[in-house]
Context: one part of a larger RNA
RNA sequence: UGACGGGGGCCCGCACAAGCGGUGGAGCAUGUGGUUUAAUUCGAUGCAACGCGAAGAACCUUACCUGGGCUUGACAUCCCUGGAAUUCCGUGGAAACACGGAAGUGCCUUUCGGGGAACCCGGAGACAGGUGCUGCAUGGCUGUCGUCAGCUCGUGUCGUGAGAUGUUGGGUUAAGUCCCGCAACGAGCGCAACCCUUACCCUUAGUUGCCAGCGGGUAAUGCCGGGCACUCUAAGGGGACCGCCCCGGAUAACGGGGAGGAAGGCGGGGAUGACGUCAAGUCAGCAUGGCCUUUAUGUCCAGGGCUACACACGUGCUACAAUGGGCGGUACAGAGGGAAGCAAGGCCGCAAGGUAGAGCUAAUCCCUAAAGUCGUCCUCAGUUCGGAUUGCAGGCUGCAACUCGCCUGCAUGAAGUCGGAAUCGCUAGUAAUCGCGGAUCAGCUACGCCGCGGUGAAUACGUUCUCGGGCCUUGUACA
Numbered sequence: 001u002g003a004c005g006g007g008g009g010c011c012c013g014c015a016c017a018a019g020c021g022g023u024g025g026a027g028c029a030u031g032u033g034g035u036u037u038a039a040u041u042c043g044a045u046g047c048a049a050c051g052c053g054a055a056g057a058a059c060c061u062u063a064c065c066u067g068g069g070c071u072u073g074a075c076a077u078c079c080c081u082g083g084a085a086u087u088c089c090g091u092g093g094a095a096a097c098a099c100g101g102a103a104g105u106g107c108c109u110u111u112c113g114g115g116g117a118a119c120c121c122g123g124a125g126a127c128a129g130g131u132g133c134u135g136c137a138u139g140g141c142u143g144u145c146g147u148c149a150g151c152u153c154g155u156g157u158c159g160u161g162a163g164a165u166g167u168u169g170g171g172u173u174a175a176g177u178c179c180c181g182c183a184a185c186g187a188g189c190g191c192a193a194c195c196c197u198u199a200c201c202c203u204u205a206g207u208u209g210c211c212a213g214c215g216g217g218u219a220a221u222g223c224c225g226g227g228c229a230c231u232c233u234a235a236g237g238g239g240a241c242c243g244c245c246c247c248g249g250a251u252a253a254c255g256g257g258g259a260g261g262a263a264g265g266c267g268g269g270g271a272u273g274a275c276g277u278c279a280a281g282u283c284a285g286c287a288u289g290g291c292c293u294u295u296a297u298g299u300c301c302a303g304g305g306c307u308a309c310a311c312a313c314g315u316g317c318u319a320c321a322a323u324g325g326g327c328g329g330u331a332c333a334g335a336g337g338g339a340a341g342c343a344a345g346g347c348c349g350c351a352a353g354g355u356a357g358a359g360c361u362a363a364u365c366c367c368u369a370a371a372g373u374c375g376u377c378c379u380c381a382g383u384u385c386g387g388a389u390u391g392c393a394g395g396c397u398g399c400a401a402c403u404c405g406c407c408u409g410c411a412u413g414a415a416g417u418c419g420g421a422a423u424c425g426c427u428a429g430u431a432a433u434c435g436c437g438g439a440u441c442a443g444c445u446a447c448g449c450c451g452c453g454g455u456g457a458a459u460a461c462g463u464u465c466u467c468g469g470g471c472c473u474u475g476u477a478c479a
Stems, first nucleotide, its partner, number of pairs: 001479002003476003007473007015463002019426005026318008034309002042053002064304007073127001077126002079123002082120002086103007107116003129293002132291003138287002140282003143278001145276001150189006156165003169180003195270004200238007209228001214225003241264001244258005320419001324378007337366002341360002346355003385416001390411007432455007
């Protein structure tokens, strides 16, 4: 100087408390451990691994296993021989592949012999290849403490020196934020601001919007003429700064209240992550040193496996019902996607879906939200709750749904009556609850993830305690 303390002081954070809803019990989905297996490929392991890499494992993917093949190789560069490339067919085979047959000659150049570029077959060797090992050799990227308020430097001064000072102190702040003081005076990386979005207004612009005002038309509809006023869209600008008033305070920084305002005191949300810590994570995204391998640890193919199942744990979904379940009528979003695509209306089918297909290169079409509301049945029961499981019949994608897809109909109707110890999230348009969309993607095991809007609470006395963190101070066995 740091680190640590079941030392002290001050102060923060959904840290506790106050509340609301969960998890832990059930069934299922998914990940992991374990076990099993020919293989169940590999990695991630307290917080910070476990719906994680995986934003798509039937084949492919695929790295694993079994079996069948190849050895200059599936891929790159160089040399030689031959042939254009390419297309089609036959036999064997699970395919890879092996053998055989047929068609076919292009481009550039030329002294008409040939040469060259691309591509293909064969040959020789230099070499290729490796998801093999080492994240304790590394780059890059990432997690974490933590969006916590800290981490440092120059000069000066003090100290023999390590070092200190500044950065401590009195206030204040979300903040090392600012003010005052001070042997310090300044500065840098962080904080804040500049960026995006949202909330209000104005200007500009109108193939979305509007009877707002006019005309026409209809059973009805911006449907038509017409018009940019409003809504909206998207470009520019304004607006909020403790600016104004009162009070407190050291007259300061700042704090409390009020006015005006669409909005206050950082308006809400996002992006943004200092010096560093964990030899944290990743050699399987990529790159890369070293080591290992080279008829195999490379490579091609078929089938299987990653989907196993006595169990254990994590994360979720659906429930256990009456603020509920069923049926029928009816109302209101936002964001996003769409040409090998999205598909209206029609017809067929109980339905999944099929058929034909208007429109849409998309403010124009796809495009009906669901909770809600109105009516009605059910009346407390393992039920008209709950939907697992199983049987049968179908639909769709795809070369192919047995291992191992999703969906529909009929039948079947399991556990479950609110969950022990314990434990998690959340402070407002939040929690809770309701649906909608997207990426990946042929299809889908999505109940995941990422977004979008609808409805819309309760509570916070307070900082004694638990956890994490910041500053000052104290003790020292420790470095």
Model confidence (mean pLDDT): 83 of 100. The part of an RNA shown here (small-subunit ribosomal RNA, 3' major domain) has 479 nucleotides and comes from a Candidatus Aminicenantota bacterium. The RNAcentral record of the full RNA draws on SILVA.